[in-house]
RNA sequence: CAGGUCAGUUGGAUGGUCGCUCGGAUGGGAAAUAUCCCAGAAGAGAGGAAAGUCCGAACUCCGCAGGACAGGGCGCCUCUUAACGGGAGGAGCCUGCAGUUAAAUGCAGGAAUGGCAAGUGCAACAGAAAGUAAACCGUCCGGAUAUUUUAUAUCAGGAUAAGGGUGAAAUGGUGGAGUAAGAGCCCACCGGUACAUUGAGCGAUCGAUGUAGCUAGGUAAACCCCGCCCGGAGCAAGAACAAGCAGCCCAGCGUGGUCCGCGCUAUCAGGGCAGGUAGUUUGCGCGAACUAAACUGAAAAGUUUAGUCCAGAUGAAUGACCAUCGGUCUCGUUUCGACGAGGGAUACAGAAUUCGGCUUAUAGACUGACCUUUAUA
Numbered sequence: 001c002a003g004g005u006c007a008g009u010u011g012g013a014u015g016g017u018c019g020c021u022c023g024g025a026u027g028g029g030a031a032a033u034a035u036c037c038c039a040g041a042a043g044a045g046a047g048g049a050a051a052g053u054c055c056g057a058a059c060u061c062c063g064c065a066g067g068a069c070a071g072g073g074c075g076c077c078u079c080u081u082a083a084c085g086g087g088a089g090g091a092g093c094c095u096g097c098a099g100u101u102a103a104a105u106g107c108a109g110g111a112a113u114g115g116c117a118a119g120u121g122c123a124a125c126a127g128a129a130a131g132u133a134a135a136c137c138g139u140c141c142g143g144a145u146a147u148u149u150u151a152u153a154u155c156a157g158g159a160u161a162a163g164g165g166u167g168a169a170a171u172g173g174u175g176g177a178g179u180a181a182g183a184g185c186c187c188a189c190c191g192g193u194a195c196a197u198u199g200a201g202c203g204a205u206c207g208a209u210g211u212a213g214c215u216a217g218g219u220a221a222a223c224c225c226c227g228c229c230c231g232g233a234g235c236a237a238g239a240a241c242a243a244g245c246a247g248c249c250c251a252g253c254g255u256g257g258u259c260c261g262c263g264c265u266a267u268c269a270g271g272g273c274a275g276g277u278a279g280u281u282u283g284c285g286c287g288a289a290c291u292a293a294a295c296u297g298a299a300a301a302g303u304u305u306a307g308u309c310c311a312g313a314u315g316a317a318u319g320a321c322c323a324u325c326g327g328u329c330u331c332g333u334u335u336c337g338a339c340g341a342g343g344g345a346u347a348c349a350g351a352a353u354u355c356g357g358c359u360u361a362u363a364g365a366c367u368g369a370c371c372u373u374u375a376u377a
Stems, first nucleotide, its partner, number of pairs: 002372009012325007020045003026039005047348001051359002054357005059234004066260004071230005076090005091113001093110006114225002119223002121219002136164002138160004143155005172190005191215002193212008238282004247273004252264003289308008329342005
């Protein structure tokens, strides 16, 4: 220089004409008691994910949101948030780089990070044996046999787990003493664990000293144990107005399941079959809102001040055309700063109660980190 991967930001701008929706300054007409009809200025009109419907809420309704069980979610500490399985920072663990004799230390990244000494499970192959598991080779002792100066070889028995082998992993490590040979069997030092005292820190934790030979493999997004939390349904929730009505059957019902309790109750509530009506308004956008500045804080974030209003459709509006500019791209020129010509929006994709997260899709451009190749120093 080129290419690739990952992450973040962005993902066209301006003007004009016509059209659609909201809006309603204003004007006109009719009526007659504040209503109806027509025209209609300013202004505004789809995303970073509007998608998925995976979490959490605001809001609405049911309901003694009473208890227990079952069930579900979360799981290091502190802070933050309306809350969350969210965010910020830190601790421990793992990985990589630098550094070093080795360290200490620093930087970057990752992960659903309570408990395996409560219990029950699971682990291919290899291996004697994969957890109160185990003896293949080996070492030691005694007996028998053969050879034989000693000693060696074979068979059976006993002891052993220090040495070797298998494996990802084999009941702490080094040294010593001891033993027939060995073993924390014992001792010194070190590691781990438990207890006690103590230092730093809000804390998770990180140290220090002492005692005790106590020495317990892995796995819990395995069952399980422990701690904390959890009513349900959802804007097709609900509310108001209008319209319409025809009954028959069951015997219970009360917004996750079971039980208990409590309440309603045969004119109730609920369920099944059948018939009729079905439109309008509201909920519906002033919000845990947005922008800017200052202050507090390491940060996430919070507070204060000032300013702004920024879609509201309902078979579902937010569009079409033209011109100019600009990005990528192609060609040419170049003093390597750039210039000229062509061309020109192409990706994923469209609000439907709202908001904070998560996940998924995404052409191109810019920025950053990492990796690979080539060249140069």